Predicted 3D model of a 690-nucleotide part of an RNA (large-subunit ribosomal RNA, domain II) from a Candidatus Woesebacteria bacterium. RNAcentral holds the full RNA, with entries from ENA. Its Rfam family is "Bacterial large subunit ribosomal RNA". Gene Ontology terms of the family: structural constituent of ribosome and ribosome.
[in-house]
Context: one part of a larger RNA
RNA sequence: UCCGGCGAGUUUUGUUUUGUUCCAAGUGUAAGGCAUUGUCAUGCCGGACGCGUAGUGAAAGCGAGCCUGAAUAGGGCGAUGAGGAGCAAAGCAAAGACCCGAAACCUGGUGAGCUAACCAUGACCAGGGUGAAGUCUCGGUAAUACGAGAUGGAGGCCCGAACCGUUGUAUGCUGCAAGAUGCUCGGAUGAGUUGUGGUUAGGGGUAAAAUGCCUAUCGAACCAGGAGAUAGCUGGUUCUCUCCGAAAUAUAUUUAGGUAUAGGCUCUCGUUAAGCGCAGUGGGGGUAGAGCACUGGUUACGCGUUCGUGGGGAAACCCAUGGCGUGUUGUCAAACUCCGAAUACCAUUGCGUGUUUCGAGGGACUCAGUAUCUGGGGGCUAAGCUCCAGAGGCGAGAGGGAAACAUCCCAGACCGUCAGCUAAGGUCUCAAAUACAUACUUAGUGGGAAAUGAAGUUGUUGUCCACAAACACCUAGGAGGUCGGCUUAGAAGCAGCCAUCCUUGAAAGAAAGCGUAACAGCUCACUAGACGAGGACGACAGCGCAGAAAAUGUAACGAGGCUCAAGUAUGUAACCGAAGCUACGGAUUCUCUUUAUCUGCGGAUAAAGGGAGUGGUAGGAGAGCGUUGUGUGUACAUUGAAGGUGACCCGUAAGGAGUUGCUGGAGUGAUCACAAGUGAGAAUGCCGGA
Numbered sequence: 001u002c003c004g005g006c007g008a009g010u011u012u013u014g015u016u017u018u019g020u021u022c023c024a025a026g027u028g029u030a031a032g033g034c035a036u037u038g039u040c041a042u043g044c045c046g047g048a049c050g051c052g053u054a055g056u057g058a059a060a061g062c063g064a065g066c067c068u069g070a071a072u073a074g075g076g077c078g079a080u081g082a083g084g085a086g087c088a089a090a091g092c093a094a095a096g097a098c099c100c101g102a103a104a105c106c107u108g109g110u111g112a113g114c115u116a117a118c119c120a121u122g123a124c125c126a127g128g129g130u131g132a133a134g135u136c137u138c139g140g141u142a143a144u145a146c147g148a149g150a151u152g153g154a155g156g157c158c159c160g161a162a163c164c165g166u167u168g169u170a171u172g173c174u175g176c177a178a179g180a181u182g183c184u185c186g187g188a189u190g191a192g193u194u195g196u197g198g199u200u201a202g203g204g205g206u207a208a209a210a211u212g213c214c215u216a217u218c219g220a221a222c223c224a225g226g227a228g229a230u231a232g233c234u235g236g237u238u239c240u241c242u243c244c245g246a247a248a249u250a251u252a253u254u255u256a257g258g259u260a261u262a263g264g265c266u267c268u269c270g271u272u273a274a275g276c277g278c279a280g281u282g283g284g285g286g287u288a289g290a291g292c293a294c295u296g297g298u299u300a301c302g303c304g305u306u307c308g309u310g311g312g313g314a315a316a317c318c319c320a321u322g323g324c325g326u327g328u329u330g331u332c333a334a335a336c337u338c339c340g341a342a343u344a345c346c347a348u349u350g351c352g353u354g355u356u357u358c359g360a361g362g363g364a365c366u367c368a369g370u371a372u373c374u375g376g377g378g379g380c381u382a383a384g385c386u387c388c389a390g391a392g393g394c395g396a397g398a399g400g401g402a403a404a405c406a407u408c409c410c411a412g413a414c415c416g417u418c419a420g421c422u423a424a425g426g427u428c429u430c431a432a433a434u435a436c437a438u439a440c441u442u443a444g445u446g447g448g449a450a451a452u453g454a455a456g457u458u459g460u461u462g463u464c465c466a467c468a469a470a471c472a473c474c475u476a477g478g479a480g481g482u483c484g485g486c487u488u489a490g491a492a493g494c495a496g497c498c499a500u501c502c503u504u505g506a507a508a509g510a511a512a513g514c515g516u517a518a519c520a521g522c523u524c525a526c527u528a529g530a531c532g533a534g535g536a537c538g539a540c541a542g543c544g545c546a547g548a549a550a551a552u553g554u555a556a557c558g559a560g561g562c563u564c565a566a567g568u569a570u571g572u573a574a575c576c577g578a579a580g581c582u583a584c585g586g587a588u589u590c591u592c593u594u595u596a597u598c599u600g601c602g603g604a605u606a607a608a609g610g611g612a613g614u615g616g617u618a619g620g621a622g623a624g625c626g627u628u629g630u631g632u633g634u635a636c637a638u639u640g641a642a643g644g645u646g647a648c649c650c651g652u653a654a655g656g657a658g659u660u661g662c663u664g665g666a667g668u669g670a671u672c673a674c675a676a677g678u679g680a681g682a683a684u685g686c687c688g689g690a
Base pairs, nucleotide, nucleotide: 001690002689003688004687005686006685011095012094013093014092015091016090017089018088019087020086021085022084023083026051027050028049032045033044034043035042036041055062056061065077066076067075068074098236099235101233105226106225107224108223109222110221116200117199118198119197120196121195122194123193124192125190127159128158129157130155134151135150136149137148138147139146163187164186165185168183169182170181171180202218204214205213206212211220239624240623241622242621243620244619249262250261251260252259253258263366264365265363266362267361268360269359270358274356275353276352277351278350279349280348281347282346283345289339290337291336295333296332297331298330300328301327302326303325304324305323307322308321309320310319311318312317369394370393372391373390374389375388376387377386378385399410400409401408414586415585416584417583419582420581421580425576426575427574428560429559430558434573435572436571437570438569439568440567446562452546453545456543457542458541459540460539461538462537463536464535465534474529475528476527477526479503480502481501484498485497486496509524512523513522514521587614588613589612590611591610592609593608594607595606596605597604598603625679627676628675629674630673631672635668636667643663644662645661646660647659648658649656650655
């Protein structure tokens, strides 16, 4: 991992509701007894007692009334009859209460053969080194002291085996080993090591103290029991089909992943005339927008001012600047409004729809939501962010498109068909389906991006120049007074300051640029010639260009590939394209009509026809299939039961004494009921096997 078997809403009591049966102002017996009998059970007694038949009051009590009260008032609770018992289903309560699962807590025991400490009694420590005290001898002293040499043999002394330990490292890490092995290393006469016997026990012991150790277990051992502890938590919970179908919100919560009530779903019953959609009509509003009339903010220019500051002035007063007031101009506001929509909401009328409304009762689930669009708050007008409101979705929705892609676009899947039409989106090939017309784009733009930049290109438009010759190139001129005046070392068109005239002329600045120390020199403006037809400068729009750097590999069209496109814009006519729509056949639910049968007259069942439906998680409701046993009853079976294993057939499904082959070798079963240890793929499920 697979296969097989086992494996989870049960039972008892009480209670509520629904269905049904019996009796009914009643209803039912319980324990127990009697009879029959096979210890099962059945029949008959048994009214003790329960519920109901009357309530009300705290109660005495009164009673279709009672209580409160001074009350005959008012108010509260009642009265005008339907219950009781059995069976079934569903929910709830108490119980282990759908199943498995803690860590823990308590009670009573078992442990010191491991290990910790202690007690008693034994045992062990190769060899080598060092050489304390003391003593002796000699020296020395007045005597001590002291010195030297011998002797001596001390020490939690030194080196190092056994022994005890385990520092570093490597191997090992399904090991040799649930802690080892190799090398290396510490202690090794001591607080040493060790044998045997004994003592200390879990709310405890022991501890040179690490929460260490107390039998591979220790922040409280192990074993059994309380015990099926509890688990608002996780996981799992077994056959089929049909009808409907949610929520992820509000409020409260030692509450936030739980729960209660409400909201939203379902089933049953009932009463009413609602509910919803569209159109018309009548309403209130203060949002969007807009505005500046109020409250505030704010731009520019004036005016005024007994105001502040600075300056001038002898003063009057003047100037600057700020404040305040005011006029014109331009604006801003969620907590501004002289105004003011669309929607929404309320009411009403008409049309449409057809029970969707409302009420009562049974059963739930839901209380983690989510992306997109719109209006907003928070944030950075950040987030696949967060918090509200509105919408349609996903959730619980398959199908087509978006290459792939819960949430986007199209569209809501009862079943079948080798039929047709369309939606979104597409029509060169992959890959179903295409052509045309007029333009644009050259960037593979298309097929990623901004501010900004640019004689890209196309179109529209404005002003101006031009055959009396424009624009561009070319040829020539571009002069004189004058080196203007000043300044300056110099200043001559061209450092700077001032002025910026006159003359000649076709034209030529007291000079637009380069240049020189200053001159010189080269251009320009301006003019003529030559040339000969368009030219100069703006504005707007379309499509392009630059701006443009990233991590495995093209990789920013799905790919190939595409340029009068297979790109972009506009238009025309076709086609493809879905589980949408249509066609044909079939199933089923609800409803209407007709017919038939039954009837307790309410209705039920069946058939035919019309209409509307039939996606679905949690969940509600309904109808069935199958397994084991019991009753009923008779049928099958050695001429082959059950079971096993193939093939075929039938039923909308669960499934089917259906047909048949092989195996097997002794029981099996229809019908109608009843009762459940009643259905397996999941629980790191349990047991067995491979």